[in-house]
């Protein structure tokens, strides 16, 4: 530097359950393992989700649209760093 195996020393942990924070999406902790070779970190581009808000429209406190704020890194791309094994 390249590759990622029916390998795996060490590692993470979906759904679900309990607790907790949040208006929500969702976060965190414990249990639990569907998975993961970047499923480590960064909301930069796209996507998706939310509405304590603002505007629009509306008969309306409904549904819708826009803005704004937030969430998701286990949706995809991009950036940064790194373990193991093999090869050069």
């Nucleotide at each position: 530097u390249c590759u990622g195996a029916u390998a795996a020393a060490g590692c993470c942990a979906a759904a679900c359950c309990a607790g907790u924070c949040g208006a929500a999406a969702g976060g965190c902790u414990g249990g639990g393992a569907c998975g993961g070779a970047a499923c480590a970190c960064c909301a930069c581009g796209g996507g998706u989700c939310u509405u304590c808000a603002u505007u629009u429209a509306g008969a309306a406190u409904a549904a819708g649209a826009a803005u704004a704020a937030g969430a998701u890194a286990g949706c995809c791309g991009g950036g940064u760093u790194g373990c193991c094994a093999g090869a050069a």